[in-house]
Predicted 3D model of a 366-nucleotide RNA (Bacterial RNase P class A) from a soil metagenome. Rfam family: Bacterial RNase P class A. From the family's description: Ribonuclease P (RNase P) is a ubiquitous endoribonuclease, found in archaea, bacteria and eukarya as well as chloroplasts and mitochondria. It is annotated as a ribozyme. Of the family's consensus pairs, 89% are formed in the model.
């Protein structure tokens, strides 16, 4: 000098005015009670209320935000199990719980500190793999290569048989090379062959198996037969988890109008029980529900939603004039001006994500 990781902070002090909660006092006022009075009423008072007065005290955030995940709490549902549906998905731990956090494994990136990863199974089955290409999972051959073997033609061995040499590319062999494609039936090399091919061998990748290490993901080593495309943010399979709605949840008190029930009336000879009928009267009692209040609700705790405004000084930032130092980049000082990001609780808590001017601290790498 260039970077990586983690943590903290998010203007300060004072004054004036204002807002909300709460406490104390005052003032006003309602009711109970006490005292007085024939009564109206008067006086006192534990206490309640008040939008009034005075004083004390407390009053937003690291994200209060998005409402994404989980929980507490509340109501409804629920014997148990399964299906369907949804979610999660390397391993171990942690947590009340989570898709969070911690540590590790594997893969990828970086010289490195370190960062990133919706990271189970493709050998259970099904589907799909555009275009191009011969061929996209089951085999196949466009250009090539070969033509050993079989065949044809020609030469030679005098002729046939036969042998040999050459040619053809007919049968056939091949998958090295070219070409297509995101991907071509393990890769590289040597041998081998007519040409080739795991056909043989060595190494590498992968698979299986054995041994060792690890709680585990996985790692290390030996051996084996030589080999098996990709895709599960396609169906699916496997493992684990999941009842629904949410504080406008919900609980409680409860007016007016209306509704329902009871009581009051008559009949069944009298009485009790029971039944039937009538009136929609009395407004006596009860019930559920509505408006509304309170609780839920919090050492901020609203429900027209408070937590603020102004001034002075200081600090960070930036701008300008001047001075000083310096080769320069730049740094320091005086004066004047500017002026502090993202953003504001609403039942509470644990996380995640997103936004954020500037400043401070620690560790590490090249």
């Nucleotide at each position: 000098g260039a970077g990586c990781c983690g943590g903290c902070u998010g203007g300060g002090u004072g004054g004036u005015c204002g807002c909300g909660g709460u406490c104390a006092g005052g003032c006003g006022u309602g009711g109970c009670c006490c005292g007085g009075g024939g009564a109206a009423c008067c006086g006192g008072u534990a206490u309640g209320c008040g939008a009034c007065c005075u004083g004390g005290u407390c009053g937003a955030g690291g994200a209060a935000g998005g409402u994404c995940g989980g929980g507490a709490c509340u109501c409804c549902g629920u014997a148990g199990g399964g299906c369907a549906g949804g979610g999660u998905g390397c391993u171990g731990g942690u947590u009340a719980a989570c898709g969070g956090c911690c540590a590790g494994u594997c893969g990828g990136g970086g010289c490195g500190a370190c960062c990133c990863g919706c990271a189970g199974g493709a050998a259970a089955g099904u589907g799909c793999c555009a275009c191009a290409g011969a061929a996209a999972u089951c085999a196949a051959a466009c250009c090539g290569c070969c033509g050993a073997u079989g065949g044809g033609c020609a030469g030679c061995g005098c002729c046939c048989c036969c042998g040999u040499u050459g040619c053809c590319a007919c049968a056939g062999g091949u998958a090295a090379g070219g070409g297509u494609g995101a991907a071509a039936c393990g890769g590289u090399g040597c041998g081998g062959u007519a040409a080739g091919a795991g056909c043989g061998c060595a190494c590498c990748a992968g698979c299986g198996u054995c041994g060792g290490g690890g709680u585990g993901a996985c790692c290390c080593g030996g051996c084996g037969g030589c080999u098996u495309g990709g895709u599960a943010a396609a169906c699916c399979c496997c493992a684990c988890c999941c009842g629904g709605a949410g504080c406008a949840a919900g609980g409680u008190c409860a007016a007016g109008c209306g509704u329902g029930g009871g009581a009051c009336g008559g009949c069944c000879g009298g009485c009790c029980c029971g039944g039937c009928c009538g009136a929609u009267g009395u407004c006596c009692c009860c019930a559920g529900g509505u408006a509304g209040g309170c609780c839920g609700c919090u050492u901020a705790g609203a429900u027209g939603g408070a937590u603020g405004a102004c001034c002075a000084c200081c600090c960070a930032u930036c701008c300008g004039u001047g001075c000083c130092g310096g080769a320069g980049a730049c740094g320091g000082c005086c004066c004047g001006g500017u002026g502090g990001a993202c953003a504001g609780a609403a039942u509470c808590c644990c996380g995640c994500c997103u936004a954020c001017a500037g400043g401070c601290c620690g560790g590490c790498u090249c």